[in-house]
Molecule: Glycine riboswitch aptamer
Organism: uncultured Caulobacteraceae bacterium
């Protein structure tokens, strides 16, 4: 230089599930708060685990759980492509 891994930041893609009911409020909004039965699984968060490392500590799903979140667009969004900057580690 170059290959592949970490992290960051920027484009683009990115799903599911009531625009539920009542009240109360005013700014009259698909808006806030309360309360009430539902739903959803892809921040985050816990659980089990194949499997992965092992001297000891460990890692580890899109599966489960819904605490947390969300249920029209918008925004969010795991994850996936490109790009770009540093540092490290790799061959």
């Nucleotide at each position: 230089c170059u290959u592949g891994c970490u992290c960051u930041c920027g484009c683009g893609g990115g799903a599911g599930a009531g625009a539920c009911c009542g009240g109360a409020c005013c700014c009259u909004g698909a808006g806030u708060c309360c309360g009430g039965a539902g739903c959803c699984g892809a921040a985050g968060g816990c659980g089990c685990a194949a499997c992965c490392a092992c001297c000891c500590c460990g890692g580890a799903a899109a599966c489960g759980c819904u605490c947390a979140g969300g249920c029209a667009a918008a925004a969010g969004g795991a994850c996936c492509g490109c790009g770009a900057a540093a540092a490290g580690c790799u061959a």